[in-house]
RNA sequence: UCAGCUGGCCGGAUGACUGCUUGUCUCUUGUUAUAAGAGAUUAAGAGGAAAGUCCGGGCUCCAGGGAAACAGGAUGCCGGGGAAAUCCCGGCGAGGGAGGUUUUCAUGCUUGCAUGAAGCUGAACCUUAGGGAAAGUGCCGCAGAAAGGAUACCGCCUGGCGAUGCCAGGUAAGGGUGAAAGGGUGCGGUAAGAGCGCACCGCGCAUCUUGUAAAAGAUGCGGCAGGGUAAACCCCAUCCGGAGCAAAACCAAAUAGGGAUGUCUCGAGCAAAUUCUUUGAAUUUGUUUGGCGUGUGUUUCCUCACUUCAUCCGGGUUGGUUGCUUGAGCUUGAUGGUAACAUUAAGUCUAGAUGAAUGGUCAUCAGUGUGCGUUUUUUACGCAUGCUACAGAACCCGGCUUAUAGGCCAGCUGGCAUA
Numbered sequence: 001u002c003a004g005c006u007g008g009c010c011g012g013a014u015g016a017c018u019g020c021u022u023g024u025c026u027c028u029u030g031u032u033a034u035a036a037g038a039g040a041u042u043a044a045g046a047g048g049a050a051a052g053u054c055c056g057g058g059c060u061c062c063a064g065g066g067a068a069a070c071a072g073g074a075u076g077c078c079g080g081g082g083a084a085a086u087c088c089c090g091g092c093g094a095g096g097g098a099g100g101u102u103u104u105c106a107u108g109c110u111u112g113c114a115u116g117a118a119g120c121u122g123a124a125c126c127u128u129a130g131g132g133a134a135a136g137u138g139c140c141g142c143a144g145a146a147a148g149g150a151u152a153c154c155g156c157c158u159g160g161c162g163a164u165g166c167c168a169g170g171u172a173a174g175g176g177u178g179a180a181a182g183g184g185u186g187c188g189g190u191a192a193g194a195g196c197g198c199a200c201c202g203c204g205c206a207u208c209u210u211g212u213a214a215a216a217g218a219u220g221c222g223g224c225a226g227g228g229u230a231a232a233c234c235c236c237a238u239c240c241g242g243a244g245c246a247a248a249a250c251c252a253a254a255u256a257g258g259g260a261u262g263u264c265u266c267g268a269g270c271a272a273a274u275u276c277u278u279u280g281a282a283u284u285u286g287u288u289u290g291g292c293g294u295g296u297g298u299u300u301c302c303u304c305a306c307u308u309c310a311u312c313c314g315g316g317u318u319g320g321u322u323g324c325u326u327g328a329g330c331u332u333g334a335u336g337g338u339a340a341c342a343u344u345a346a347g348u349c350u351a352g353a354u355g356a357a358u359g360g361u362c363a364u365c366a367g368u369g370u371g372c373g374u375u376u377u378u379u380a381c382g383c384a385u386g387c388u389a390c391a392g393a394a395c396c397c398g399g400c401u402u403a404u405a406g407g408c409c410a411g412c413u414g415g416c417a418u419a
Stems, first nucleotide, its partner, number of pairs: 001415010012365007020045004024040006047390001051401002054399005059244004063303002066301005072240005077091005092130001093128004099121003103118007131235002136233002138229003153175002155171007183201006202224001203222008248322004258313005266290011293306003329348008366388009
């Protein structure tokens, strides 16, 4: 200096005037409950994504989620982090990736160069929904002879014949079709061919070495199982109750203790009362216990609570308070760790609205585009004019994904040049 990449930060600032909300203080008024109004000064008042609602939780409620099964769903290489996560960090495998190449081929010409293609190699970095296809099922359109215990269209070889074609047999090396055609390259062999044989690579199995492991490397044996696809069904392993702040709790008030349909209202013991009256029986009430039934996926078991439950139609309240912001919080330092992060010390408190506040006007400055002028071209300065992104809390937190005018910072890899 050129090219390719990774990570982070800001995203308008200041002043004046004025407006709104919450907290704190003072005063006044007042209620069935909750409170309301005025003033004061002071403190604070939208985000890195507040968005998407994709994932995980805190929290609240459903009786215990105590036990099991089913349904449904989720995850899927190894190790670490973390409350968990489909998340983060570090590795492994696979695939990409600028460039390089004394490999092969083609073209051009200046005959050793250039260009292109294939092969080999391959930086930083990027992607990875990464278990199983030898458990089973399904799918692979069209084209093609044939798309998976699949195949002979052209071609090659041998023989025959009525001979520039036909018939029979062999073949899957060459060609064609296709995303993909029964491992690949080379040599031998053969009538022609084929792992038919051999070498190397690939694949499968075994052993050893290194590594915490995923895995890598080495050695040996084997001609070697019928391709791909599981973000297709499925199999294997592991995990998961449900609903959600419109959760839920409290105060006040009001209504129609509403209507219809179906279902249950059972057994035993004890006590009291009443009736009959033949030693006793029946009825009612209360109480104890068992059973049917109900209790936030379904079923079963145990315990607990209740004693009816289910569906539909209709009515009342649609007021107020809490939940509601101190947190798995944030900032800085030290120590440990490759890192994510952990421990520890100090400091700090930063919205809580409820039809929904956090704003408006003016001036100056900053950045940037355009035009004009000055200046030694660049550069720099002045004037005029325009613009300043994506976008707004609603219980809270950790992630992921998406959007973003413009500006700044740090770093990594390769090529070229200089020292």
A computed fold for a 419-nucleotide RNA from a Hyphomicrobiales bacterium, annotated as Bacterial RNase P class A. It matches the Rfam family "Bacterial RNase P class A". Rfam links the family to the GO terms tRNA processing, ribonuclease P activity and dimeric ribonuclease P complex. The sequence was found by an Rfam model in a public genome assembly. The organism belongs to Hyphomicrobiales, within Bacteria. The coordinates come from a structure-prediction model, not an experiment, and the mean pLDDT is 75. Of the family's consensus pairs, 95% are formed in the model.